Overview: A computed fold for a 495-nucleotide part of an RNA from an uncultured prokaryote, annotated as small-subunit ribosomal RNA, 5' domain. Its mean pLDDT, the model's own confidence on a scale to 100, is 84. Rfam family: Bacterial small subunit ribosomal RNA. The RNAcentral record of the full RNA draws on ENA.
[in-house]
Context: one part of a larger RNA
RNA sequence: ACGUACGCUGGCGGCACGCCUAACACAUGCAAGUCGAACGCAGUAGCAAUACUGAGUGGCAAACGGGUGAGUAUAAUGUGGGAAUCUGCCUUUUGGUUUGGAAUAACACGGGGAAACUUGUGCUAAUACCGGAUAAGCCUUCACAGGGAAAGUUUUAACGCCGAAAGAUGAGCCCGCACUUGAUUAGCUAGUUGGUAAGGUAAUGGCUUACCAAGGCAACGAUCAAUAGCUGAUCUGAGAGGAUGAUCAGCCACAUUGGGACUGAGACACGGCCCAAACUCCUACGGGAGGCAGCAGUGGGGAAUCUUGCGCAAUGGGCGAAAGCCUGACGCAGCAACGCCGCGUGAGGGAAGAAGGCCUUCGGGUUGUAAACCUCUUUCAGUAGGGACGAAGCUUCCGGGGUUAAUAGCCUACGGGGUGACGGUACCUACAGAAGAAGCCCCGGCUAACUACGUGCCAGCAGCCGCGGUAAUACGUAGGGGGCAAGCGUUGUCC
Numbered sequence: 001a002c003g004u005a006c007g008c009u010g011g012c013g014g015c016a017c018g019c020c021u022a023a024c025a026c027a028u029g030c031a032a033g034u035c036g037a038a039c040g041c042a043g044u045a046g047c048a049a050u051a052c053u054g055a056g057u058g059g060c061a062a063a064c065g066g067g068u069g070a071g072u073a074u075a076a077u078g079u080g081g082g083a084a085u086c087u088g089c090c091u092u093u094u095g096g097u098u099u100g101g102a103a104u105a106a107c108a109c110g111g112g113g114a115a116a117c118u119u120g121u122g123c124u125a126a127u128a129c130c131g132g133a134u135a136a137g138c139c140u141u142c143a144c145a146g147g148g149a150a151a152g153u154u155u156u157a158a159c160g161c162c163g164a165a166a167g168a169u170g171a172g173c174c175c176g177c178a179c180u181u182g183a184u185u186a187g188c189u190a191g192u193u194g195g196u197a198a199g200g201u202a203a204u205g206g207c208u209u210a211c212c213a214a215g216g217c218a219a220c221g222a223u224c225a226a227u228a229g230c231u232g233a234u235c236u237g238a239g240a241g242g243a244u245g246a247u248c249a250g251c252c253a254c255a256u257u258g259g260g261a262c263u264g265a266g267a268c269a270c271g272g273c274c275c276a277a278a279c280u281c282c283u284a285c286g287g288g289a290g291g292c293a294g295c296a297g298u299g300g301g302g303a304a305u306c307u308u309g310c311g312c313a314a315u316g317g318g319c320g321a322a323a324g325c326c327u328g329a330c331g332c333a334g335c336a337a338c339g340c341c342g343c344g345u346g347a348g349g350g351a352a353g354a355a356g357g358c359c360u361u362c363g364g365g366u367u368g369u370a371a372a373c374c375u376c377u378u379u380c381a382g383u384a385g386g387g388a389c390g391a392a393g394c395u396u397c398c399g400g401g402g403u404u405a406a407u408a409g410c411c412u413a414c415g416g417g418g419u420g421a422c423g424g425u426a427c428c429u430a431c432a433g434a435a436g437a438a439g440c441c442c443c444g445g446c447u448a449a450c451u452a453c454g455u456g457c458c459a460g461c462a463g464c465c466g467c468g469g470u471a472a473u474a475c476g477u478a479g480g481g482g483g484c485a486a487g488c489g490u491u492g493u494c495c
Stems, first nucleotide, its partner, number of pairs: 001493002005490004011343005018335001019301001024299003028296003033060003038057002041054005067254003077178006085171002090167008098132004107122006138147002152159002180226003187217003192214008229251004233244004256277005279290004307333001309332003315329001316327004346376004356367004380436001382431005390422001393419003397416003400412004439484005444465003450479005460467002
């Protein structure tokens, strides 16, 4: 010093922090949706216009955020360079946005199945899908030739869509150096090392394949084995160094175990798909479903680690033109002296040095101004009343102004109203009364602090030296004393 644990004790607050063990198994709920200003349909309300709701097509997001540290001694990380690359959304510049077509889900009617689900026929839309045209750039090529795009919504606006160039951001790749222990591990390696050609990739490359050569690494420790996520940092120390890598931040890896690809700008994808395996569950035995190392929570393991809470008000994220919706991220609250910090448990006076306790040489000493008693104060806790900042903003609520043909839409540093989980919390005020609030360890030396009684090598103590066998300052108890204090002591680990 600690993410501690254990024993005794325990008043309050602030801020932090809380499975270090079984990357063991998980009941239940929630943790990723959103858009009707892309599209058709159905339902509800309505005379209608229209509004709302539902499943579906389509778009974007779901690759972020959150968790864990199993693996990994280097394809990681840290740092410094590099060339052969991609990059949705965003910004800037520039050129376009033309003309056609065929389907399909939903839906209707049937079939199969216990279920999960699945299948046939018919109908329909689009910013879904597919042709033609055009090509300033672009791709291809030595050159000529050649190749390829788009989507609309709608209210004149606005938002989109396609091509190209540049930027920003993010990511992939390569290289140098640094990076634990063991030689009771000394040799290792055939895609191995290099070349040529081809394939593959966004891209370089034995990345892959064919052929050719026989190389490459190694006592400056290869290979093998063991251990381990790395770093900023943290602890310690005068420093050099040593140890560690919880919380917070950056990077990496993983998502029951192993493998694989699909979609996509981006994944070989924790809450996506497929296959295999183990396990659990449902079943009509034909077949199906699942993955908390997300937040809570349960069992288990363990010396040991919390609530199945509130809210999207703030910050941030996704979608949306917006209102808004979603968000166990996050903001808060709850539990635990687990830690750090602060405060309190009263203050002043008070000697007949009371009583009691303990010791005693029986004179007294000590506890001790301690108590009683007197005079005050009221922090914190308690009760009562008032009561926030965090709200900048946002607002399809009302009004004003501007634009306009307009009472529509849009704009507005205009006015009002609405919007806070925490929370009737913080804070402020009042009230009563010293009232409700002290323990733990030690006292032989190291090491601050001594006497009596009991015990008699017994019972016991102990970190080391060592105490105890009849006067024990070392065991047990009491009185007294010392240390720290809402803590104190013990154990463990590191410096």